[in-house]
Context: one part of a larger RNA
RNA sequence: UUGGGCGUAAAGCGCACGCAGGCGGCGCGGCAAGUGGUCGGUGAAAUCCUUCGGCUCAACUGGAGGGGGUCCGGGCCGGACUGCCGUGCUCGAGGUCGCGAGGGGGAAGCGGAAUUCCCGGUGUAGUGGUGGAAUGCGUAGAUAUCGGGAGGAACACCAGUGGCGAAGGCGGCUUCCUGGCGCGAUUCUGACGCUGAGGUGCGAAAGCGUGGGGAGCGAUCCGGAUUAGAUACCCGGGUAGUCCACGCCCUAAACGUUGCGGACUAGGUGUCGGGGGUAUCGACCCCCCCGGUGCCGGAGCUAACGCAUUAAGUCCGCCGCCUGGGGACUACGGCCGCAAGGCUAAAACUC
Numbered sequence: 001u002u003g004g005g006c007g008u009a010a011a012g013c014g015c016a017c018g019c020a021g022g023c024g025g026c027g028c029g030g031c032a033a034g035u036g037g038u039c040g041g042u043g044a045a046a047u048c049c050u051u052c053g054g055c056u057c058a059a060c061u062g063g064a065g066g067g068g069g070u071c072c073g074g075g076c077c078g079g080a081c082u083g084c085c086g087u088g089c090u091c092g093a094g095g096u097c098g099c100g101a102g103g104g105g106g107a108a109g110c111g112g113a114a115u116u117c118c119c120g121g122u123g124u125a126g127u128g129g130u131g132g133a134a135u136g137c138g139u140a141g142a143u144a145u146c147g148g149g150a151g152g153a154a155c156a157c158c159a160g161u162g163g164c165g166a167a168g169g170c171g172g173c174u175u176c177c178u179g180g181c182g183c184g185a186u187u188c189u190g191a192c193g194c195u196g197a198g199g200u201g202c203g204a205a206a207g208c209g210u211g212g213g214g215a216g217c218g219a220u221c222c223g224g225a226u227u228a229g230a231u232a233c234c235c236g237g238g239u240a241g242u243c244c245a246c247g248c249c250c251u252a253a254a255c256g257u258u259g260c261g262g263a264c265u266a267g268g269u270g271u272c273g274g275g276g277g278u279a280u281c282g283a284c285c286c287c288c289c290c291g292g293u294g295c296c297g298g299a300g301c302u303a304a305c306g307c308a309u310u311a312a313g314u315c316c317g318c319c320g321c322c323u324g325g326g327g328a329c330u331a332c333g334g335c336c337g338c339a340a341g342g343c344u345a346a347a348a349c350u351c
Stems, first nucleotide, its partner, number of pairs: 003323004007305002012319001014202004021195003025089007033082002036077004041072001048066007092192001093189003096185005104178007111155001116150007126137002163170002207248006216242002221237004259318006267296011300307002324351003333344004
C1' cells in the first nucleotide's frame, strides 16, 4: 500500500537479447469503441427526510408522501484527444556508398627480457634472510660470474588524466575468422520505434569434474623467529591452486554504490576519433561542427555532502526495487547444482 521514495539514510536486477504486455513522430480522410453533451429507461426492499400511527415515552416499528445517486443498458448530437481503418510524409529507426580509430571477441603461429632447473668453465668460504636473528643452502664446491640447454607463466619501455566492449572485462608481434562504433554524402525504406513481467544467453575471482601441464607465486600444511601466548603479522620450505582443453558453478564493494530510451535547460578548459574552414610549398598553429572521455563552474536540485548538457536540473515512456533495527544474504518448502552451494524467502521472540 490511491502515499512517499531508491548516489552516500531502506531501496537500480551484474549485464544484455527478447515473447507477452505497457507506451508511441508529422499530415489528410473515414468510423465513433474510449470520451463529452442531452433525452428518456433502470437504479428491489431496508436505510435517509417529512407526516400520521403502534408498544405508558423513547429506542424500535407500521402506513403514506418525498429525495438523491455511482454503476448498467438505449436514442440523438459533438468529433478536440486516445483508439481502429485507409492514405501520405521524413525529422525517429534502419539500410546504401565513401573514409576512419580501437588492449572488442575467437583460432593458429612467432619473439625477446627475466625467474627457476640441468650440463660445462672460472673461482673459494660463505651465502641467504631480518628490526635483529634463526631455520634453510654451501668444501659432495654453494653464492658470484661466463657459455650451453630445458620448461612454464607473464608481456618492461610505449602507457595516458588515453582506447575498445552491454557488463564481466581486454595490453609483446604476425596471420586468418568475426562483432560493434564514429565521421562524411543525403542515395534508399517509410514509424519498421522505446521499454520489457516471464524466458534465453553472457557473466571477475574462488570452487567442482575428466585429462594434461607445473617455471614463478602460493591458501591449507611443516619448520624458524616474535610474543605472556602467536593456530598471525616477519623469515625458510611448500600441497591444492594459479596455466591449457572440455564440462559445471553463477557469486562480488559484479560500484558511477546512480536501470534503459528520448526531449529540453549558461559557460570555461584538457584530451581521444572524424569532418570542414583559414593559413602554408606542406605538416603544425588558429576557428567551427559531430561523437567519446575528464576536470571546473552557473541556474536549478539536494538533509547536507555534492550533482550540474556524461544531471542527482525540467519532463515523458517502460521495467526493477524499498517500507524501523536484530532474528535473517536465516528456517521450512519449491526450483537449480556432482558437490560446495545458489535463487526465492518467512515467523516466534526481542529492542

Source information: Predicted 3D model of a 351-nucleotide part of an RNA (small-subunit ribosomal RNA, central domain) from an uncultured bacterium. It matches the Rfam family "Bacterial small subunit ribosomal RNA". The RNAcentral record of the full RNA draws on ENA, Greengenes and SILVA.